[in-house]
Context: one part of a larger RNA
Molecule: small-subunit ribosomal RNA, 3' major domain
Organism: uncultured Denitratisoma sp.
RNA sequence: UGACGGGGGCCCGCACAAGCGGUGGAGCAUGUGGUUUAAUUCGAUGCAACGCGAAGAACCUUACCAGGGUUUGACAUGAUACGAAUUUCUUUGAAAGAAGAAAGUGCCGUUUGGAACGUAUACACAGGUGGUGCAUGGCUGUCGUCAGCUCGUGUCGUGAGAUGUUGGGUUAAGUCCCGCAACGAGCGCAACCCUUGUUCUCUGUUGCCAUCAGGUUAAGCUGGGCACUCUGAGGAGACUGCCGGUGACAAACCGGAGGAAGGUGGGGAUGACGUCAAGUCAGCAUGGCCUUUAUGUCCAGGGCUACACACGUGCUACAAUGGCCGGUACAAACCGUUGCGAUCCCGCGAGGGGGAGCUAAUCGGAGAAAGCCGGUCUCAGUUCGGAUUGCAGGCUGCAACUCGCCUGCAUGAAGUUGGAAUCGCUAGUAAUCGCGGAUCAGCAUGCCGCGGUGAAUACGUUCCCGGGCCUUGUACA
Numbered sequence: 001u002g003a004c005g006g007g008g009g010c011c012c013g014c015a016c017a018a019g020c021g022g023u024g025g026a027g028c029a030u031g032u033g034g035u036u037u038a039a040u041u042c043g044a045u046g047c048a049a050c051g052c053g054a055a056g057a058a059c060c061u062u063a064c065c066a067g068g069g070u071u072u073g074a075c076a077u078g079a080u081a082c083g084a085a086u087u088u089c090u091u092u093g094a095a096a097g098a099a100g101a102a103a104g105u106g107c108c109g110u111u112u113g114g115a116a117c118g119u120a121u122a123c124a125c126a127g128g129u130g131g132u133g134c135a136u137g138g139c140u141g142u143c144g145u146c147a148g149c150u151c152g153u154g155u156c157g158u159g160a161g162a163u164g165u166u167g168g169g170u171u172a173a174g175u176c177c178c179g180c181a182a183c184g185a186g187c188g189c190a191a192c193c194c195u196u197g198u199u200c201u202c203u204g205u206u207g208c209c210a211u212c213a214g215g216u217u218a219a220g221c222u223g224g225g226c227a228c229u230c231u232g233a234g235g236a237g238a239c240u241g242c243c244g245g246u247g248a249c250a251a252a253c254c255g256g257a258g259g260a261a262g263g264u265g266g267g268g269a270u271g272a273c274g275u276c277a278a279g280u281c282a283g284c285a286u287g288g289c290c291u292u293u294a295u296g297u298c299c300a301g302g303g304c305u306a307c308a309c310a311c312g313u314g315c316u317a318c319a320a321u322g323g324c325c326g327g328u329a330c331a332a333a334c335c336g337u338u339g340c341g342a343u344c345c346c347g348c349g350a351g352g353g354g355g356a357g358c359u360a361a362u363c364g365g366a367g368a369a370a371g372c373c374g375g376u377c378u379c380a381g382u383u384c385g386g387a388u389u390g391c392a393g394g395c396u397g398c399a400a401c402u403c404g405c406c407u408g409c410a411u412g413a414a415g416u417u418g419g420a421a422u423c424g425c426u427a428g429u430a431a432u433c434g435c436g437g438a439u440c441a442g443c444a445u446g447c448c449g450c451g452g453u454g455a456a457u458a459c460g461u462u463c464c465c466g467g468g469c470c471u472u473g474u475a476c477a
Base pairs, nucleotide, nucleotide: 001477002476003474004473005472007471008470009469010468011467012466013465015461016460019425020424021423022422023421026316027315028314029313030312031311032310033309034307035306042053043052064302065301067299068298069297070296073125077124078123079121080120081119082118083117086103087102088101089100090099091098092097107114108113127291128290130289132287136285137284138280139279140278141276143274148187149186150185151184152183153182154163155162156161167178168177169176193268194267195266196265198236199235200234201233202232204230207226208225209224212223213222214221239262242256243255244254245253246252318418322377323376324375325374326373327372328371334365335364336363339358340357344353345352346351384415389410390409391408392407393406394405395404431453432452433451434450435449436448437447
């Protein structure tokens, strides 16, 4: 000087407390451990691994296994020779391939040739998702969006170092003020950026419809208009600016006015010096090591989907604030030409036929659902719950047996609110309800977004956990 202490002081955080809803019990989905297996490819392992890499394993992917092939190679650059390339067919085979047959002779050209492309040969070499993340780059997680981390000059100290950065206030903040052997500065904080909340100007179609006219069973449907909503460009607006009080005449805090908004308005992006030899050699790059008729490469099949079990994360429930039936209302964001696909017809349905319109404020996905109105069920393992299983179908795709999703009929399991323990959340939040997107032929309870309805509680900081500053002890570095 740090680190540590079941030392002290001050302070903060859904850290506790106060509340609301969960997990832990059930069934299923998914990931992991374990076991099994020819293989169940590999990595991630307290917080910070476990719906993680994987934004989507039937084949492919695919790295794994057994089998069938191949060896200058599936891929790159060179040399030589031959042949344009290419297309079709036959035999064999699971295919990869192997063996043959036929067609074809192009482009540029200074007519030896050249450019692609194919085959053969020999060698340089290719190749490796082989090992090392404890050799590395790059990227990332974490403490933590915590308020810290440092430097120059000066001063003090023999020196390691100290000071500044401590102290008194204050703040979300090393934020600001005052004081001070310090005076300044840098990286962080804040602001500048995006979005949302109010308003003005401009804009007026594909959007809108107040006034005027036409029109209909109805409808911005038509003429017309740009007022309103809205679209998306540019401004305005919030700064403790104003008033009162407290304070040290400061910084600031408390209350108030005006205002759409008030003291960082809400949300996002933004992550200092560093820590964990944290993670990643399987995204990529890369040193040295290993391999080279194999640890490379091609193919079809299997596996990654196994299943006495254990754990994590979720979904659906156990019902009446509910289930079922009928009627009826209101979103936002997003996507669409190898695509989205209306009206119409067929089917109980999944879906099929057909194809208008749309490169989209125009057309389509698209019926939002919870809600509201009416009916029924009457507390039951039930008209709750839907697992499991049988049969019949649909869709995608070369192909759904291993191993996809969906529909109909039948079947109707566990489950009556969950032990010890444990998690999230402070407001348009939790809870609850549906909608969309990426990946994607198909496959979503996951992930990422969007809106609808919309709470309860916070006395407070004694305690648990994590963190910041000062101080103290130390046999630790």